[in-house]
């Protein structure tokens, strides 16, 4: 010089304040959402037995987990703080 993860602050969507039982926090049922996490794969790369296998992204996909008043959480974005890698 450059500056990631982490950490702090701000913004941050969707979907029943559904029904039943007990009784105040649990259980069950139906419908629904896609933005914690997780599953799947396109291009491309690799392997060999040549049509299969492996690696391989997302806010796409699935809906396992999670969620469907508010609060909390929340991918992602912005700002701050500081350090490491790296370069001279």
């Nucleotide at each position: 010089g450059a500056g990631a993860a982490a950490u702090u602050c701000c913004g941050g969507a969707g979907a029943a304040u559904c029904u039943c039982u007990u009784u105040u926090a649990a259980g069950a049922g139906u419908g629904c959402c896609g933005a914690a996490g997780g599953u799947g794969c396109a291009a491309g790369g690799g392997g060999c037995u040549u049509g299969c296998c492996c690696c391989g992204a997302a806010u796409c996909u699935c809906u396992c987990a999670g969620g469907c008043a508010a609060a909390a959480g929340g991918a992602c974005g912005g700002a701050g703080c500081a350090u490491a890698a790296c370069g001279u």
Predicted 3D model of an 88-nucleotide RNA (Glycine riboswitch aptamer). Model confidence (mean pLDDT): 78 of 100.